[in-house]
Model confidence (mean pLDDT): 82 of 100. Predicted 3D model of a 71-nucleotide RNA (transfer RNA) from a soil metagenome. The RNAcentral record of the sequence draws on MGnify.
């Protein structure tokens, strides 16, 4: 250096252009003597900057970070 493949919430983990799934935690509530469990309810996210589009987590192009593969 050339090229692949990732980067989403405190961690994990789907997403196809129109609504951002879930799971642990975390808050608040119910249960209970207090608590654990449980049960409901809620808050929180698209690596960063431009592009395309009425609309971008998604598509395009820079960077960058982390993995790999060739040299």
């Nucleotide at each position: 250096g050339a090229c692949c493949g990732g980067g989403u919430a405190g961690c994990c983990a789907a997403g196809a252009g129109g609504c951002g799934a879930g799971g642990c935690g975390c808050u608040g509530g119910g249960c209970u003597g207090c608590a654990a469990a449980c049960c409901c309810a809620g808050a929180g996210a698209c690596a960063u900057c431009g592009g395309u589009u009425c609309g971008a987590a998604u598509c395009c192009g820079a960077u960058u970070c982390c993995g790999g593969u060739c040299u």